Molecule: FMN riboswitch aptamer (RFN element)
Organism: Candidatus Zixiibacteriota bacterium
């Protein structure tokens, strides 16, 4: 170099105006804005995977782990050695609780986490 161990810091955003109603930023009308994290010969919410979420199970026993499984969405066309990632276009999608039915409001959550920086030791 390359290994291993320890340790620190970070680590997701978004709705206006009308209308009905007793009650709506959940419904309807015309419109608006968002987009975790790894991989991919070329930059991705919608290709592959992962995290958070929920069901069922085992284990511990105050709440965590670990297994099984569920869940979401794109095509055309250019350019190009390569793009379902660029450009043009022209459409999708959005956990789980509360509440008049939410991707944007409230809440678990000043949590968690994919991960990403980056310090020390040891070996070499």
């Nucleotide at each position: 170099a390359a290994u291993a161990a320890u340790c620190u810091u970070c680590g997701g955003g978004g709705u206006g105006a009308g209308g009905u109603g007793a009650a709506a930023u959940u419904c309807c009308u015309c419109g608006a804005c968002c987009g975790g994290c790894g991989g991919u010969g070329a930059a991705a919410g919608c290709c592959c995977g992962c995290g958070a979420g929920c069901u069922g199970g085992a284990g511990a026993u105050a709440u965590c782990u670990c297994c099984c499984g569920c869940a979401g969405a794109g095509u055309c066309u250019g350019u190009g050695u390569a793009a379902u990632u660029c450009a043009g276009a022209u459409g999708c999608c959005g956990a789980c609780g509360g509440u008049a039915a939410a991707g944007u409001c409230c809440g678990g959550a000043c949590g968690a986490g994919a991960g990403a920086a980056g310090a020390u030791u040891a070996c070499a």